[in-house]
């Protein structure tokens, strides 16, 4: 390289990684943010986590 045989030890939890942990799905899945308003349609709002710590971006105030 061929050739035969099995089929996902995996994915998800509103923006990034990474470690612990809870959950939930089972690829036909879990998820895909919240308010106000609309026949559409506009407007607003809060956070890098489901949660905890760290990095990393961002943001606001203060120093040098």
């Nucleotide at each position: 390289g061929c050739c035969c045989c099995c089929g996902a030890u995996g994915g998800g939890g509103a923006u990034g990684g990474a470690g612990u942990u809870c959950c939930c799905c089972g690829a036909u899945a879990a998820c895909c943010g919240c308010c106000c308003g609309u026949g559409a349609a506009g407007g607003g709002c809060u956070g890098a986590u489901g949660a905890c710590u760290c990095c990393u971006a961002c943001c606001g105030c203060a120093g040098u």
A computed fold for a 64-nucleotide RNA from a Pseudomonadota bacterium, annotated as Fluoride riboswitch aptamer (crcB RNA motif). NCBI's taxonomy places the organism under Bacteria, Pseudomonadati, Pseudomonadota. The sequence was found by an Rfam model in a public genome assembly. It matches the Rfam family "Fluoride riboswitch aptamer (crcB RNA motif)". For this family Rfam cites "Fluoride ion encapsulation by Mg2+ ions and phosphates in a fluoride riboswitch" (Ren et al., Nature, 2012). The model forms 100% of the base pairs in the Rfam consensus.